[in-house]
RNA sequence: GUGGUCGUAGCUCAAUGGCAGAGUGCGAGGUUGUGGCCCUCGUGACACGGGAUCGUAACCCGUUGGCCACC
Numbered sequence: 001g002u003g004g005u006c007g008u009a010g011c012u013c014a015a016u017g018g019c020a021g022a023g024u025g026c027g028a029g030g031u032u033g034u035g036g037c038c039c040u041c042g043u044g045a046c047a048c049g050g051g052a053u054c055g056u057a058a059c060c061c062g063u064u065g066g067c068c069a070c071c
Stems, first nucleotide, its partner, number of pairs: 001070007010024004018054001025043006047063005
């Protein structure tokens, strides 16, 4: 340089164009003699820019970062 693939919550991952979710973590409360386990509530994200669409995390173009292959 070329091609492919991935980028969503602090972390690991879902989500077939119509509500952004789970586990774990973190905070508060309950429970307990204290702590842990357990229960309840809360917390917090679509890599960036543009386009198509009534409507995009999902489609198109570009940028950027990681990984793989080739050169």

This is a predicted structure of a 71-nucleotide RNA (transfer RNA) from Candidatus Thiodiazotropha sp.
Model confidence (mean pLDDT): 83 of 100.
It matches the Rfam family "tRNA". About the family: Transfer RNA (tRNA) molecules are approximately 80 nucleotides in length. It is annotated as a transfer RNA.
NCBI's taxonomy places the organism under Bacteria, Pseudomonadati, Gammaproteobacteria, Chromatiales, Candidatus Thiodiazotropha.
RNAcentral holds the sequence, with entries from ENA.